[in-house]
Molecule: Fluoride riboswitch aptamer (crcB RNA motif)
Organism: Acidimicrobiaceae bacterium
Formats: sequence, structure tokens, C1' cells
RNA sequence: GGUUGGAUCGGCGAUGGAGCUCGCCGGAACCGCCGCAAGGCUGAUGGCUCCUACCUUGAU
Repeated sequence: GGUUGGAUCGGCGAUGGAGCUCGCCGGAACCGCCGCAAGGCUGAUGGCUCCUACCUUGAU
């Protein structure tokens, strides 16, 4: 220096925050879809719940 295994720790899952849970990664996991292009579309979750933002409808 390289490789492999274990432990610990940390990180990630298309737009913000938190809890729980599932999966993935160790400098990788990850960085949505349609369209030749121009351009267009959905969503604040990987999943569940809550908050914030945004959109629609109704009431006061």
C1' cells in the first nucleotide's frame, strides 16, 4: 500500500424539519418522468405519522 472479515461510527433513499420503521452505502449509496429538440408533468415521505411551504374546494 492492497484485499477480506468483524466491531464501532457515519451517510443515503428527485424540493424543508422531526419521530418511528424498511432497504442500501463506506467515498459509495443518491441525483424523478415524458420529449429529437423546444418544452412539458407529478411529488415536500423509501413507507407511516406530525409540522412548515405550495395547490384545490367549502365555511366563518